[in-house]
c-di-AMP riboswitch aptamer (ydaO/yuaA leader) from Planctomyces sp., 134 nucleotides, folded computationally. Lineage of the source: Bacteria > Pseudomonadati > Planctomycetota > Planctomycetales > Planctomyces. The model forms 92% of the base pairs in the Rfam consensus. It matches the Rfam family "c-di-AMP riboswitch aptamer (ydaO/yuaA leader)". From the family's description: This family represents a conserved RNA structure found upstream of the ydaO and yuaA genes in Bacillus subtilis and related genes in other bacteria.
RNA sequence: GGACACAAAUCGCCGAAUCUGUGUCAACAGAGCGGGGGAACCACUCAUUUUGGGGCUAACUCGAAAUCUUCGAGAGGGGCAUCUUCGGCUCCGAGCCCGUCAGCUAACUUUGCAGGCGUUCGAGGACCGUAUUG
Numbered sequence: 001g002g003a004c005a006c007a008a009a010u011c012g013c014c015g016a017a018u019c020u021g022u023g024u025c026a027a028c029a030g031a032g033c034g035g036g037g038g039a040a041c042c043a044c045u046c047a048u049u050u051u052g053g054g055g056c057u058a059a060c061u062c063g064a065a066a067u068c069u070u071c072g073a074g075a076g077g078g079g080c081a082u083c084u085u086c087g088g089c090u091c092c093g094a095g096c097c098c099g100u101c102a103g104c105u106a107a108c109u110u111u112g113c114a115g116g117c118g119u120u121c122g123a124g125g126a127c128c129g130u131a132u133u134g
Base pairs, nucleotide, nucleotide: 001128002127011118012117013116014115018031019030020029021028022027032113033112034111035110036109037108042103052101053098054097055096056095060074061073062072063071064070065069076092077091078090079089080088082126083125084124085123086122087121
């Protein structure tokens, strides 16, 4: 010292959502990374729950008003660009699926690899680079 402005995406970020090969360009295969189902043990268990219940995800919980919403509290996720810790600031709460059924869960089984974005702070530590001196 790791800076500022503009432009770009070859660079990078969120996310499991990437890599390789084949290909008749529709896909297929492998690897990697995610999710669901599913014993025993354990947990739960008076019985039944239609206002069904459950799953993915940060995108939920509780309370009050109220009626299609609103407010408050809590918990949660992303960003502030070398990494990290703390503090601060800021943004986000959508969408989809199963189909009456699912606690956990070895074996086993099934399934996904989309989409979006280009960024504003302080202190400590680490790391890296440059220069000078010894």